[in-house]
Context: one part of a larger RNA
């Protein structure tokens, strides 16, 4: 190159946006780039194949032929492609209507519960554990009332359920704002997909700075267990966790399953529209679009298992795999305060 792959074996890139790039709907006219036929030139000889001759044969030789899958110049063909130009609406989209929803950002307000203070009642414990201790309490602790103050988190509803491109969102309101669905026309008229490079976003931990700090709680102290105990378990408790703003750029970031379109039996929930029946109801039944589960079938699949939310049958584009350790490591390169991140080897060894 070519061939074969990616749930779980090596392999889907975290996740969307997109420039080049490749791909790309229906008719029609024109061109004739790609493609197809034809002519004629050239494609060196020998050698390789093929028929036939010469040496007694045969290697070997000669003739003659094909091949030399190419290029160039020409006449031609118009189905596909491509470019030009012209029309359309099934594809994408725009207005219009409606209901759903922890989608996002920002303010405001609220209850339980903790914590500490203060003040009342009250008195020897309390707490903690497998059993203790180490802490806490006669300077009144635990426990109960009543009052304040503070911080984080929002019980029930909840749900295999909603929303979100992932990450992810969950307590009430107001404000601002993305998107998805449907429902009936009316528009635009291929304006698509998909993306190397690029941008953005992107849990937790961690970094800078300024704040906050009740609760837990790496690190450290202490008790205890043990042969030891640098651990599990109990007492403290700093960093963090929380807000602001700025970095970082990674995760079993998991559906271990890119992305979009297309076409293939079915049953049975649920979530959100819509239309019929029907009362004229907003119930139920049924049909239809969108998600979101579970069960099986044809196919697939090493099996497991997947199965109209495909891992079926196909197209289109991107990413990525190539035995196991060395090693996702060394060097360089880029980023980054830093911590590390991405990129990414060989020796050797089996």
């Nucleotide at each position: 190159c070519u061939g074969g792959g990616c749930g779980u074996a090596a392999a889907g890139g975290g996740u969307c946006c997109g420039c080049a790039g490749g791909c790309g709907g229906u008719c029609u006219u024109g061109u004739g780039u790609g493609u197809c036929a034809g002519a004629u030139g050239u494609g060196a000889a020998a050698g390789c194949c093929c028929a036939c001759a010469g040496c007694u044969u045969a290697a070997c030789u000669g003739u003659g032929g094909a091949a030399u899958u190419g290029c160039a110049u020409u006449u031609g063909a118009a189905a596909c492609u491509g470019c030009a130009g012209g029309a359309c609406u099934a594809g994408a989209g725009u207005a219009c209507u409606g209901g759903a929803g922890g989608g996002g950002a920002g303010a405001a307000g609220g209850g339980a519960a903790c914590a500490c203070u203060u003040g009342g009642u009250g008195u020897a414990g309390c707490g903690g554990u497998g059993a203790a201790a180490u802490g806490c309490g006669u300077a009144g602790g635990u426990a109960u009332c009543a009052a304040g103050u503070g911080g984080a988190a929002c019980a029930c509803c909840g749900g295999c359920g909603g929303c979100g491109a992932a990450g992810g969102c969950g307590c009430u309101u107001c404000u601002c704002u993305g998107g998805a669905c449907a429902g009936a026309u009316a528009c635009u008229g291929a304006c698509g997909c998909u993306c190397a490079u690029g941008g953005a976003c992107g849990a937790a931990a961690g970094u800078u700075a300024g704040g906050g700090u009740a609760g837990c709680g790496a690190a450290a102290g202490g008790g205890a267990u043990u042969a030891g105990a640098u651990a599990c378990c109990c007492c403290u408790g700093u960093a963090g966790u929380c807000c602001u703003a700025a970095c970082c750029g990674u995760a079993a970031a998991c559906g271990g399953u890119g992305u979009g379109c297309a076409c293939u039996a079915g049953g049975c929930g649920u979530g959100g529209g819509a239309g019929g029946c029907u009362u004229u109801a907003c119930c139920c039944c049924c049909u239809u679009c969108c998600g979101u589960g579970c069960c099986u079938g044809a196919g697939c699949u090493a099996a497991c298992g997947c199965a109209u939310u495909a891992a079926g049958u196909g197209c289109a584009c991107c990413g990525c795999c190539u035995g196991g350790g060395g090693a996702g490591u060394a060097c360089g390169g880029u980023c980054g305060c830093a911590a590390g991140a991405u990129u990414a080897a060989a020796a050797c060894u089996c």